[in-house]
Context: one part of a larger RNA
RNA sequence: AACGCUGGCGGCAUGCCUAACACAUGCAAGUCGAACGAACCCUUCGGGGUGAGUGGCGCACGGGUGCGUAACGCGUGGGAACCUGCCUUUAGGUUCGGAAUAACUCAGAGAAAUUUGAGCUAAUACCGGAUAAUGUCUUCGGACCAAAGAUUUAUCGCCUUUAGAUGGGCCCGCGUUAGAUUAGAUAGUUGGUGGGGUAAUGGCCUACCAAGUCGACGAUCUAUAGCUGGUCUGAGAGGAUGAUCAGCCACACUGGGACUGAGACACGGCCCAGACUCCUACGGGAGGCAGCAGUGGGGAAUAUUGGACAAUGGGCGAAAGCCUGAUCCAGCAAUGCCGCGUGAGUGAUGAAGGCCUUAGGGUUGUAAAGCUCUUUUACUAGGGAUGAUAAUGACAGUACCUAGAGAAUAAGCUCCGGCUAACUCCGUGCCAGCAGCCGCGGUAAUACGGAGGGAGCUAGCGUUGUUC
Numbered sequence: 001a002a003c004g005c006u007g008g009c010g011g012c013a014u015g016c017c018u019a020a021c022a023c024a025u026g027c028a029a030g031u032c033g034a035a036c037g038a039a040c041c042c043u044u045c046g047g048g049g050u051g052a053g054u055g056g057c058g059c060a061c062g063g064g065u066g067c068g069u070a071a072c073g074c075g076u077g078g079g080a081a082c083c084u085g086c087c088u089u090u091a092g093g094u095u096c097g098g099a100a101u102a103a104c105u106c107a108g109a110g111a112a113a114u115u116u117g118a119g120c121u122a123a124u125a126c127c128g129g130a131u132a133a134u135g136u137c138u139u140c141g142g143a144c145c146a147a148a149g150a151u152u153u154a155u156c157g158c159c160u161u162u163a164g165a166u167g168g169g170c171c172c173g174c175g176u177u178a179g180a181u182u183a184g185a186u187a188g189u190u191g192g193u194g195g196g197g198u199a200a201u202g203g204c205c206u207a208c209c210a211a212g213u214c215g216a217c218g219a220u221c222u223a224u225a226g227c228u229g230g231u232c233u234g235a236g237a238g239g240a241u242g243a244u245c246a247g248c249c250a251c252a253c254u255g256g257g258a259c260u261g262a263g264a265c266a267c268g269g270c271c272c273a274g275a276c277u278c279c280u281a282c283g284g285g286a287g288g289c290a291g292c293a294g295u296g297g298g299g300a301a302u303a304u305u306g307g308a309c310a311a312u313g314g315g316c317g318a319a320a321g322c323c324u325g326a327u328c329c330a331g332c333a334a335u336g337c338c339g340c341g342u343g344a345g346u347g348a349u350g351a352a353g354g355c356c357u358u359a360g361g362g363u364u365g366u367a368a369a370g371c372u373c374u375u376u377u378a379c380u381a382g383g384g385a386u387g388a389u390a391a392u393g394a395c396a397g398u399a400c401c402u403a404g405a406g407a408a409u410a411a412g413c414u415c416c417g418g419c420u421a422a423c424u425c426c427g428u429g430c431c432a433g434c435a436g437c438c439g440c441g442g443u444a445a446u447a448c449g450g451a452g453g454g455a456g457c458u459a460g461c462g463u464u465g466u467u468c
Base pairs, nucleotide, nucleotide: 001464002463003462004461005460008340009339010338011337012336013335014333015332016298021296022295023294025293026292027291030057031056032055035054036053039050040049041048042047064251065250066249073176074175075174076173077172078171079170082168083167087164088163091160092159093158094157095129096128097127098126104119105118106117107116108115109114135144136143137142149156150155151154177223178222179221184214185213186212189211190210191209192208193207194206195205196204226248227247228246229245230241231240232239233238253274254273255272256271257270276287277286278285279284304330306329307328308327312326313324314323315322316321343373344372345371346370353364354363355362356361379404380403381402382401383400387395412457413456414455415454416453417438418437419436423452424451425450426449427448433440434439
């Protein structure tokens, strides 16, 4: 963990281990009018607002899963041939022009998705000229490279550049499961030269040349597996494990590919192929929950189609702010751990009833009743935080505090032959059944079933499974 019986409360955690099976529905990534033009609305004519489009930044973070991977994937310690948007920092610059295009209008095509033609327009979108170093390249002569403006006039931007920080790419030593009933493996294979390619080294790629390279210190092949910090166990050494949390890696219906970009070969981007599902007017189209909920299915088995951006953090924005199923909370589940309660004292005629009996009695048993108290929890009423800073609280009138009434609202499960704590009666008669092992049961069964009594643990108890 699941199952059976039972079940009062609180705190803190945890919750698809199986089908990386298929997914209805909603939400999970937007934002900026202080980049831009047109449109619409309001107007106190000062201005304000709305949302489509162009443009900028973000969407490479955050969130999920563990398929693949035995690998420089991970862990640890080093290394040189690299890049780095935003941020900090250094030195400078921010000049003159141009041509388009979406939106919009008109005319079409199509069932739809969508799309064609003509005309018009803006920009921080695009292009050209100038300027040009302490930048880049260099044969050291020289050659080459930029910019964009906005508004509330105080700033924010833009371009080149220096150094840093952060993040990342690459290489190497060592460590990293099992099998020899896998012994040979390898032709871009191993190395060199020239060239290409990359941010960068490199057979990374290519042409030519050489014939190397790995392997019983286990190559190759096969099977299994994400790795680690850690977790469980143990006196330790070890053994097992890798849920939650944190770091790294891989993947995003299956396979392949590139585009954009500082960064991707990109979960909610694009293209191609495939399987599947859906729409269709049969011409053609749309989709991808291993995001959060939720559904079917599988399974012994795992939760709400909840609230809020109040806090923390992230994106955009000058800001107000907007977005955020990250997150914070609430809901469900004894799934685990911890804490508390289900009353306390007194009470012998040792009541009644039950059970046993040698019929005297014994036992249940101070147990109950009765009497005297207490009020944790639960209930009712009132007050009421911290988390938030000047404001802003989903949680939540929550935690907590005070008062009130009343023993009131709250105990089960397994076992009792030995191991192993705990015994008698009745029923049954090798039957029915029990059982972890030994073994019980064939007419007096402490071992089966029931009852009384007892033992153990306790909101749990027992069984099964797994690990030490």